[in-house]
Formats: sequence, C1' cells, structure tokens
RNA sequence: CCACAGAAAAGGCAAACUCCGGGCGACCGGAGGACGCAAAGCUACCAUCCUUAACGGAUAGAGGGGUUACCAAA
Repeated sequence: CCACAGAAAAGGCAAACUCCGGGCGACCGGAGGACGCAAAGCUACCAUCCUUAACGGAUAGAGGGGUUACCAAA
C1' cells in the first nucleotide's frame, strides 16, 4: 500500500414484536426494542411488489449491478 481474508478495539446501523401516526395498497415515519449486519452507507439500472393503470407508486435487511467509505491482526 491492497482488501479476495475478518482477529481485537472504537464508533455505526437496527429484524421480529409493542405503542402512536400516515397511505386504497405495496409500504412508510416516530418512540421503545435487538434478530442480525463489514457496507444492513448511497443509488430503482436489473429484479420483486402495489393500484386510482400512469409521464404513477413501494422495496436498498431476498438477490445482482453501479458508486463512496471506518478500523485492521494473523
């Protein structure tokens, strides 16, 4: 220096479920809560899903692609 491989430490995110609120819906926001995550950061290009079917919407914590990035031993 690198990241195919992930020990340690620091910090980060937050599934199910509960309560409150929003949406026709997929699903979303807040609070609590931790199953997990080394990109569970960002991005709807592929993909999947919704219906009021369109110059529409949802999903980045199923998966692929693009892009940026912390620590760092064997």
A computed fold for a 74-nucleotide RNA from Geobacter sp., annotated as c-di-GMP-I riboswitch aptamer. Of the family's consensus pairs, 94% are formed in the model. It matches the Rfam family "c-di-GMP-I riboswitch aptamer". Gene Ontology term of the family: cyclic-di-GMP binding. From the family's description: GEMM was predicted in a large-scale screen for bacterial structured RNA regulatory elements. The organism belongs to Geobacter, within Bacteria.